[in-house]
């Protein structure tokens, strides 16, 4: 100097997935209780009358076409992401996966649940508005 492995931290990205306190520990991990953020169920009124081609939920992730050795592959697409915030615009990227279990429209009161994970050597630009600082 370079490579590999492990741990911790900083600055950031997607996402609801952040933070405070208590217990435990040498410390992490772990177990609890809150706040913040997010999701589901659930009246009247209104809506739907549609139940095997079952139905439904989370999520941006829906749909179409082609190929296939039926494992999957390819091209598009609704939609989504890209360093304060909104809009317009260009480039780049994603366009998955999982769950409930015959059952759920909306829905005040009320009830229940989640707060995982995956990433980067750059973090892409421009215009208008606007926020903050000096």
């Nucleotide at each position: 100097c370079u490579g590999c492995c492990g741990g911790c931290g900083a600055c950031g990205u997607c996402u609801a997935a952040u933070u405070u306190c208590c217990c435990u520990u040498g410390a992490c991990c772990g177990g609890g209780a809150g706040a913040g953020c997010g999701g589901g169920g659930g009246a009247a009124c209104c809506g739907c009358c549609u139940u095997g081609u079952g139905g439904g939920g989370c999520g941006a992730a829906u749909u179409u076409c082609g190929c296939u050795a039926c494992g999957g592959c390819g091209a598009a697409u609704a939609g989504g992401g890209u360093a304060a915030c909104u809009c317009u615009u260009g480039g780049c990227c994603c366009g998955a996966g999982c769950c409930c279990g015959u059952c759920a429209g909306c829905u005040a009161a009320c009830c229940c649940c989640g707060u995982a994970g995956a990433c980067g050597a750059a973090g892409c630009g421009a215009g208008a508005g606007c926020c903050g600082g000096a």

The prediction has a mean pLDDT of 80. The RNA shown here (c-di-AMP riboswitch aptamer (ydaO/yuaA leader)) has 134 nucleotides and comes from an Armatimonadota bacterium. Of the family's consensus pairs, 92% are formed in the model.